[in-house]
RNA sequence: CAAUCCCGUGCGGGAGAGUCCCGGGUGUGAGCCCGGGCGCCGAAGGAGCAACCCCUCCCCGGAACCUCUCAGGCGGCCAGGACCGCACGGAUGAG
Numbered sequence: 001c002a003a004u005c006c007c008g009u010g011c012g013g014g015a016g017a018g019u020c021c022c023g024g025g026u027g028u029g030a031g032c033c034c035g036g037g038c039g040c041c042g043a044a045g046g047a048g049c050a051a052c053c054c055c056u057c058c059c060c061g062g063a064a065c066c067u068c069u070c071a072g073g074c075g076g077c078c079a080g081g082a083c084c085g086c087a088c089g090g091a092u093g094a095g
Base pairs, nucleotide, nucleotide: 001095006090007089008088009087010086011085012084013083018038020037021036022035023034024033025032026031039074040073041072045070046068047067048066052062053061
């Protein structure tokens, strides 16, 4: 000087699932708002099993986009969004 991996920030892309029923408010009405119920989704987070990784073996540890659906989400917009790409910063440092 510097690859890779990791973390953070910014930008771009980013799915799924009822505006279904009832009540109330407002309104001429359409519509809008609030509450309740049922149904549904999974890609923030969380939890569980565990393929797999580590280790001579066991234990410990790590561990999914698999499962659950607690949380969250289900008209559009906004927001969120695992993950992917690019840039920057930090740490490490093969070479």

The RNA shown here (Glycine riboswitch aptamer) has 95 nucleotides and comes from a Pseudonocardiaceae bacterium. The model forms 91% of the base pairs in the Rfam consensus. Rfam family: Glycine riboswitch aptamer. From the family's description: This family represents the bacterial glycine riboswitch.